[in-house]
RNA sequence: GCCCCGAUAGCUCAGCCGGAUAGAGCGUCCGCCUCCUAAGCGGAAGGCCGCUGGUUCGAAUCCAGCUCGGGGCG
Numbered sequence: 001g002c003c004c005c006g007a008u009a010g011c012u013c014a015g016c017c018g019g020a021u022a023g024a025g026c027g028u029c030c031g032c033c034u035c036c037u038a039a040g041c042g043g044a045a046g047g048c049c050g051c052u053g054g055u056u057c058g059a060a061u062c063c064a065g066c067u068c069g070g071g072g073c074g
Base pairs, nucleotide, nucleotide: 001073002072003071004070005069006068007067010026011025012024013023019057028044029043030042031041032040050066051065052064053063054062
């Protein structure tokens, strides 16, 4: 230098052949249960999807460039 994969909640990930309020598990907080704790049960908060543009009525999703991480080739 070229090519491929990834970046979504505090963490691990799904969604990514466009469609309206973006989900799960764990964790956190509150409540129930219990003599108390743990376990179990119920509920809540928490992300506008790496950044900047473009396409579109509409973009986490498609296109371009860039940043960061991983891998391959020279």
Predicted 3D model of a 74-nucleotide RNA (transfer RNA) from a Solirubrobacterales bacterium.
Rfam family: tRNA. From the family's description: Transfer RNA (tRNA) molecules are approximately 80 nucleotides in length. The family's RNA type in Rfam is transfer RNA.
The prediction has a mean pLDDT of 82.